[in-house]
RNA sequence: UUUCACUCUGGCGAUGGAGUUCGCCCUAAUUGCCGUGUCGGCUGAUGACUCCUACUUAAAA
Numbered sequence: 001u002u003u004c005a006c007u008c009u010g011g012c013g014a015u016g017g018a019g020u021u022c023g024c025c026c027u028a029a030u031u032g033c034c035g036u037g038u039c040g041g042c043u044g045a046u047g048a049c050u051c052c053u054a055c056u057u058a059a060a061a
Stems, first nucleotide, its partner, number of pairs: 010025004016052006032042004
């Protein structure tokens, strides 16, 4: 100096925050789907569950 392993800690999971849980990563994890494909179309604030916020639709005051 490089590589590997272990421990501690941390991070990530298609747009925000929190809790629980699952998976993944050690400079990576990650960066949605479909089609007539360098353009067009579609779903969703979740990886999953719950709550809040933002957005959208309908009704009432």